A computed fold for an 83-nucleotide RNA from Thermincola ferriacetica, annotated as c-di-GMP-I riboswitch aptamer. The sequence was found by an Rfam model in a public genome assembly. Its Rfam family is "c-di-GMP-I riboswitch aptamer". About the family: GEMM was predicted in a large-scale screen for bacterial structured RNA regulatory elements. Its mean pLDDT, the model's own confidence on a scale to 100, is 84. The model forms 94% of the base pairs in the Rfam consensus.

């Protein structure tokens, strides 16, 4: 360098649900909490997908991201371990 994650050691990350604050909303920060996670690390300005509709447009009804989502695929890097 590659593939895999059985079995081990070190360790790590935190879903829903409760809550301070910010947000129009999806969400976000932090705190409790643990579903689950071998990339649940990083990227939203590389691409596909999903949310949400303030603004604008519209009689409404609704359209529409410029704003979210990496724990949806996907790029990138990476620790242990067998092989």
């Nucleotide at each position: 360098u590659a593939u895999u994650g059985a079995a081990a050691a070190a360790g790590g990350c935190a879903a829903a649900c409760c809550u301070u604050c910010c947000g129009a909303a999806a969400g976000g920060c932090g705190g409790g909490g643990g579903c689950g996670c071998a990339a649940a690390g990083c990227u939203a300005a590389a691409g596909g997908g999903c949310c949400u509709a303030a603004a604008a447009c519209g009689a409404a009804a609704g359209u529409a991201a410029u704003g979210g989502c990496a724990g949806c695929c996907a790029g990138u890097u990476a620790c242990c371990a067998a092989u």